[in-house]
RNA sequence: AGGGGCGUAGCUCAAUUGGCAGAGCGCUGGUCUCCAAAACCAGAGGUUGAGAGUUCGAUUCCCUCCGCCCCUG
Repeated sequence: AGGGGCGUAGCUCAAUUGGCAGAGCGCUGGUCUCCAAAACCAGAGGUUGAGAGUUCGAUUCCCUCCGCCCCUG
């Protein structure tokens, strides 16, 4: 330099003809217990890496960048 993959909650990851952003763990509160753990119930937490475009509507499609990984030279 060229090619490919990935970037979504604190962490690990889902979300396929473009149509309400979710799960597990963690965190907070409650029930239970002498206290705690476990279990159960409830809740908070997101600019979907950044910007621009297409569209009634973009995590998803197009373009340019940024970061990480792999391949070729």
Molecule: transfer RNA
Organism: Pirellulales bacterium